This is a predicted structure of a 72-nucleotide RNA (transfer RNA) from a Candidatus Portnoyibacteriota bacterium.
RNA sequence: GCGGGCGUCGUAUAGUGGUUAUUAUGUAGCCUUGCCAAGGCUAAGACGGCGGUUCGACUCCGCUCGCCCGCU
Numbered sequence: 001g002c003g004g005g006c007g008u009c010g011u012a013u014a015g016u017g018g019u020u021a022u023u024a025u026g027u028a029g030c031c032u033u034g035c036c037a038a039g040g041c042u043a044a045g046a047c048g049g050c051g052g053u054u055c056g057a058c059u060c061c062g063c064u065c066g067c068c069c070g071c072u
Base pairs, nucleotide, nucleotide: 001071002070003069004068005067006066007065010025011024012023018055027043028042029041030040031039048064049063050062051061052060
């Protein structure tokens, strides 16, 4: 330099163009207990960036950034 794949709460993940973006774990608060652990309830927290297509984009397209793989 060329080609391909991936990017979603702190972490790991689900998500046929249309719901309040899913679940687990972690975090915070409350309940439960004499204390801890375990358990229960609740809450906060995410679509890499820019642009395009569309009535509507995490989803499709282009560029770009990062990571990984292959070729040279």
NCBI's taxonomy places the organism under Bacteria, Bacteria candidate phyla, Candidatus Portnoyibacteriota. Its Rfam family is "tRNA". Rfam links the family to the GO term triplet codon-amino acid adaptor activity. Model confidence (mean pLDDT): 81 of 100.